Overview
Bacterial RNase P class A from an Acidimicrobiia bacterium, 350 nucleotides, folded computationally. NCBI's taxonomy places the organism under Bacteria, Bacillati, Actinomycetota, Acidimicrobiia. The gene name in the source record is rnpB. Model confidence (mean pLDDT): 76 of 100.
[in-house]
RNA sequence: UGAGCCGGCCAGGUGGCCGCGGCGAGGCUCGACCUCGUCGAGGAAGGUCGGGGCUCCGCAGGGCAAGGGUGCUGGCGAGAGCCAGGACGGGGUGACCUGUCGGCAAAGGGCAGCAGAGAGCAGACCGCCGAUGGCCCGAGGUUCGCCGAGGGCACAGGCAAGGGUGAAACGGUGCGGUAAGAGCGCACCAGCGUCGGGGGCGACCCCGGCGGCUCGGCAACCCCCACCCGGAGCAAGGUCGAAUCGUGGGAGGGCCGGCCCGGCCACAUCUCCCCAGGUGGACCGCACAGAUGGAUGGCCACCCCCGGCUCCGGCCGGGACAGAACCCCGCCUAUCGGCCGGCUCACCGU
Numbered sequence: 001u002g003a004g005c006c007g008g009c010c011a012g013g014u015g016g017c018c019g020c021g022g023c024g025a026g027g028c029u030c031g032a033c034c035u036c037g038u039c040g041a042g043g044a045a046g047g048u049c050g051g052g053g054c055u056c057c058g059c060a061g062g063g064c065a066a067g068g069g070u071g072c073u074g075g076c077g078a079g080a081g082c083c084a085g086g087a088c089g090g091g092g093u094g095a096c097c098u099g100u101c102g103g104c105a106a107a108g109g110g111c112a113g114c115a116g117a118g119a120g121c122a123g124a125c126c127g128c129c130g131a132u133g134g135c136c137c138g139a140g141g142u143u144c145g146c147c148g149a150g151g152g153c154a155c156a157g158g159c160a161a162g163g164g165u166g167a168a169a170c171g172g173u174g175c176g177g178u179a180a181g182a183g184c185g186c187a188c189c190a191g192c193g194u195c196g197g198g199g200g201c202g203a204c205c206c207c208g209g210c211g212g213c214u215c216g217g218c219a220a221c222c223c224c225c226a227c228c229c230g231g232a233g234c235a236a237g238g239u240c241g242a243a244u245c246g247u248g249g250g251a252g253g254g255c256c257g258g259c260c261c262g263g264c265c266a267c268a269u270c271u272c273c274c275c276a277g278g279u280g281g282a283c284c285g286c287a288c289a290g291a292u293g294g295a296u297g298g299c300c301a302c303c304c305c306c307g308g309c310u311c312c313g314g315c316c317g318g319g320a321c322a323g324a325a326c327c328c329c330g331c332c333u334a335u336c337g338g339c340c341g342g343c344u345c346a347c348c349g350u
Base pairs, nucleotide, nucleotide: 001346002345003344004343005342006341007340008339009338010337012303013302014301015300016299017298018297020040021039022038023037024036025035026034027033028031042321046332047331049330050329051328052327053326054233055232056231057230067229068228069227070226071225072085073084074083075082076081086101087100088099089098090097091096102224103223108222109221110218111217125163126162127159128158129157132156133155134153135152136151137150140147141146171189172188173187174186175185176184190214191213192211193210194209195208196207197206198205199204237284238283239282240281248274249273250272251271252270253265254264255263256262304319305318306317307316308315309314
């Protein structure tokens, strides 16, 4: 200098004009008015994925069962999650990024298409061998009954090294061994088990000895183990409460008469009052932005950043994603560009 990696931060600035919403004060012509002051989106306000607050319903307390969720270790936190670490994989030259995570057990069951001889204690298609047994040939020998060096066949049988199939075929390399082979034996390596020592809080890691002990996968299949879990959600819910209808309670009329008593008429589907219920509606819930589920903006000038063109005077274009709706924490997703810190690789210079 160039290309990258990780972490943190910012999310254009100033001024003018016009405009919008909340609150407060003032003014008058009292209005859906005017003036002034003040406040007015985000790192994700988004998706509504996981939790908490808050509200209502259910529930005495505890346990079991069913159903669901979580699952390496340590710390923080609230059980969500975050930080650091571990084991096993994948990518990058590297800084670094990224996937998975209890248990196939001294519980049990289940699954594995196609290909292939054989895939759950499996298997022999090609191949190798055929020592042993069998069959054939047979130098030669013979007491004429047979014996038989040697050779052949691949019938019985042996093998699992090589080929082939497959995602996976019951350790790898070498030497010995054998008829051919094979952990059959040995050395080294890998794995498993076990014993000992050391480090770490721990997951786990390192070193050494011993045992030829030597196939595994799927638990996002059932299952087992440990821990956790009531339901619905601000359209939750609460307060005040019209009209109408219905319902409950109470009172009530006209005439004769000054009034009471009394008499006559009307007797209800009528009138008035009260109560209950809580519909339309209003308010609270609801916030130092804040709802009417609705404001938070636009234009101009100058400056800033990026890109292009240039007659070096400037000119043109761009400045993202997106936008609160009860609040908070987290996760995920979208996002032009820039700043700071640490680190890696390549080249150059000293």